[in-house]
Background: A computed fold for a 107-nucleotide RNA from Chlorobaculum tepidum, annotated as TPP riboswitch aptamer (THI element). Its Rfam family is "TPP riboswitch aptamer (THI element)". Its family is annotated with thiamine pyrophosphate binding in the Gene Ontology. Rfam's curators write: Vitamin B(1) in its active form thiamin pyrophosphate (TPP) is an essential coenzyme that is synthesised by coupling of pyrimidine and thiazole moieties in bacteria. The previously detected thiamin-regulatory element, thi box was extended, resulting in a new, highly conserved RNA secondary structure, the THI element, which is widely distributed in eubacteria and also occurs in some archaea. Analysis of operon structures identified a large number of new candidate thiamin-regulated genes, mostly transporters, in various prokaryotic organisms. The organism belongs to Chlorobaculum, within Bacteria. The RNAcentral record of the sequence draws on Rfam and Ribocentre.
RNA sequence: AAAUCAUCUUGGGGGUGCUUCGCCAUGUUCCAUGAACCGAAGCUGAGAUCACACCCCUAUAACUUGAUGCAGGUAAUGCUGACGCAAGGAAAGAUGAAGCACGCAUC
Repeated sequence: AAAUCAUCUUGGGGGUGCUUCGCCAUGUUCCAUGAACCGAAGCUGAGAUCACACCCCUAUAACUUGAUGCAGGUAAUGCUGACGCAAGGAAAGAUGAAGCACGCAUC
């Protein structure tokens, strides 16, 4: 040098679920059932459209598929785990750090 690491720039990729209440509809109407949008709250999470945010960019996973699957757990869920170096999956540049060997010069 390269690998590697960090930061930055530009560009690119990705997800948005579950529950309750309100609202609404129906009925046997302080209750029950259903329920698209909208509003509020709760759960996990970086993120559940507070977003000009968050995560990720070559990869044993950002995310998707398998999967309306399997095991465990939960009020419930894509909640957890396995599956899983399974199949797919979006990159270039700059700066800094780092730095073996070899060659040359000098002692």